The part of an RNA shown here (large-subunit ribosomal RNA, domain IV) has 323 nucleotides and comes from a Candidatus Parvarchaeota archaeon. NCBI's taxonomy places the organism under Archaea, Nanobdellati, Candidatus Parvarchaeota. It matches the Rfam family "Archaeal large subunit ribosomal RNA".

Context: one part of a larger RNA
Order: sequence, then structure tokens, then C1' cells
RNA sequence: CCAUAGUUGAGGGAAUUCGGCAAAUUAGCUCCGUAACUUCGGGAUAAGGAGUCCCAGCAAUAGUGAUGAGCUAUUGCUGGGGGCACUGACAAGGGGAGCCGGACUGUUUAACAAAAACAUAGGUGACUGCUAGUCGGUAACGAUGUGAAUAGUCGCCGAUGCCUGCCCAGUGCCAGUAUCCUAAAGCCUGGUUCAACGGGCCUAAAGACUGGUAAACGGCGGAGGUAACUGUAACCUUCUUAAGCAAGCGCAAUGCCUUGCCAUUUAAAUGAUGGCUUUGCGAACGGCAUAACUAGGUUCCCGCUGUCCCCAACAUGGAUCCU
Repeated sequence: CCAUAGUUGAGGGAAUUCGGCAAAUUAGCUCCGUAACUUCGGGAUAAGGAGUCCCAGCAAUAGUGAUGAGCUAUUGCUGGGGGCACUGACAAGGGGAGCCGGACUGUUUAACAAAAACAUAGGUGACUGCUAGUCGGUAACGAUGUGAAUAGUCGCCGAUGCCUGCCCAGUGCCAGUAUCCUAAAGCCUGGUUCAACGGGCCUAAAGACUGGUAAACGGCGGAGGUAACUGUAACCUUCUUAAGCAAGCGCAAUGCCUUGCCAUUUAAAUGAUGGCUUUGCGAACGGCAUAACUAGGUUCCCGCUGUCCCCAACAUGGAUCCU
């Protein structure tokens, strides 16, 4: 000087760092005590306190025994003893507050990702009456199915609560269809005969046409003016669309400008939280809220500490050094 599933540390206590990463704190049991919120179950070992070893006496309860004595076990009370320390080693939760995401338990990239991804109960749409629908197979046949719409298959959303607005013009799907368009074949006919070929008639699906359908794919405007300070515009005019984003939320896991503006937090904050919000999101590609849960993300507080100020000593093994 290096390494380690290492040990200890005065004073300070996160000043370290992207970030308390790592380490430290806490820890079992008994008693006391326990908030907001809440789906009334929880939250909760919340938080926060006290005790804990040994000896003796007394009492209670239980077992055995006979409802007795004795013995055994547990608990409580009182007195005493020792130590710095009594769950004396080992073992054994640090805690709290706010916000975001996902409801939850669960599943996943065997060997760089455990998550906000997948699944889920639940909601909803489509197909399907059984010789069904869906799937495998050229088929025969097989699976679903020892099933029968409270069933099966497929799609989307994803507990729960409050809700889920407007648009069917486009694309798709479903249905209808007097009429139009219309293939081959067939029929009629022309072609000096046969034919090639030509003309006409009839006709399926599709299409045109008429409707329906958005928890189908998807979509959901602009200009000008107006109130007795200013500002703003309930209001009016106009162009225009299939309809012009209604509820709720919003600088957000979504906002370029942006370190938006205001407030709280800090000595100081591109942070966090609350509010504002005319060009942001927006309602099952779900919108908003939400107790509980979370090796998820993010901010703060208390405790605690060698993370740091600032390093030191020790243990073990090396290196260096000496021989």
C1' cells in the first nucleotide's frame, strides 16, 4: 500500500452523493397506549411509553389425587440481592408525512429488466339453438364436449365509487332492396352452308341505392363586435361541419415555450406540494376519485450512523522490506 459477506471510533450528524447507495438505528415477549382516513373489515406491532436477571414469602388458577394433604405448571402481589448493561451471546420490524402509477394475492424477460408490463375478479360488445359457433385437418374425422345461451368461443376495458356526452359524412360491419349495373353458362337471332365472330334476352354475388351500428376503426372549428375606469365577455353577427370537447382533470409518467405565474417548504430549491391555466388531457384506445396493498417512482421530517468533515487503530490474508 491492497483485499475482506471484517471489528471499533472523540466532536459534528447527510455537510457525502444523481439519490442516505452502503452501514448504523430498531428488534422477542408482557402491560399501557394508539391519529388522519376508511369499502367499517381495516389502518395497527400505527405512533409513543414501562417492564424483562436471581432469591424468598404470600395469593390465585389449572393438572394429578379423593372436592383433603403433597407435588407439578402458570400468573399476580410484596420484600430482598448482584451487574455499566437482565429477549445481557445467538436470534430478532427503524419510524412518520405528502404526491404519482397499478385496485388487491398472483405472473414475467432460465443466465443484465420484477415493473407502472401480463393476469385478475368485475364491466361490456360480437358470434352461436347444437348436423350450432370457434379451432385443427385436403378429407374422413377430431377438440371445445360427461358441455347446451346462468353455456362455449372471440375482442376491448380492468376491484370499488361517481360516471361514460355529441357525431353514422369517411372506413368497416349488419340488414333491406321496387329499380339500375352485371360474368360464364343457357336461350333467341345474324353470319351464302358449318363455324369463328357479331347482336339481343335471362341471371348470382358484389356494387349503386335505402336504412342501422361508435364499450366498431375513428372524429369532436374559425372570424368580428359588445357591459357606466380598465379588463373580461353572460350576449350579438357571420363563415362553416357528420358533429364542433359537454362532465371531470390539467405545466401532469401527457406543456414545446418552461427553471410558466402565485403560495407553502429551504439561509438558499431547474425539487416537492397546493392553487391558476385560451389552444393541454378528456370519458371502456375509458375520465375522475379512492380505503387497503406495493423489493414500483418521487419529495420531506424524526431517529440513526465513518456517507462525509478527516481519517485512525485493530483482526485476517497478501505486497513491500529483511534474511